[in-house]
RNA sequence: GAGGUAAACCUUCAUAACACUCGUAUAUUAAUGGGAAUAUGGCCCAUUCGUUUCUACCGGACGACCACGAUAAUCGACCGACAAUGAGUGACGGCGCAGCUUGA
Numbered sequence: 001g002a003g004g005u006a007a008a009c010c011u012u013c014a015u016a017a018c019a020c021u022c023g024u025a026u027a028u029u030a031a032u033g034g035g036a037a038u039a040u041g042g043c044c045c046a047u048u049c050g051u052u053u054c055u056a057c058c059g060g061a062c063g064a065c066c067a068c069g070a071u072a073a074u075c076g077a078c079c080g081a082c083a084a085u086g087a088g089u090g091a092c093g094g095c096g097c098a099g100c101u102u103g104a
Stems, first nucleotide, its partner, number of pairs: 001012004018090007026056001030048006041066002050057001058080003062076003
């Protein structure tokens, strides 16, 4: 909103989009190959795994590590999401109170 009822009430349909918050999976993870950088650096490309899951698989700053001139490998911990799915909240204005957060 529609229908029934005298009414209480009952039945049925819809509740989209958007924003925010929260839950779930995934650990923004792991493996392999090729290439690149080299203490002012530590990345790029591809493939695979991981989700009853499409997509993503990165960014930042900090610390460690690799040296005394050389080369292939990064590691730790912190903060941050996007996308999938499910749920919740949200008409407008004013006043007051409380809590929380942030800044000085």
Predicted 3D model of a 104-nucleotide RNA (Purine riboswitch aptamer) from Paenibacillus arenilitoris. Of the family's consensus pairs, 100% are formed in the model. Rfam family: Purine riboswitch aptamer. Rfam links the family to the GO term purine nucleobase biosynthetic process. The coordinates come from a structure-prediction model, not an experiment, and the mean pLDDT is 79.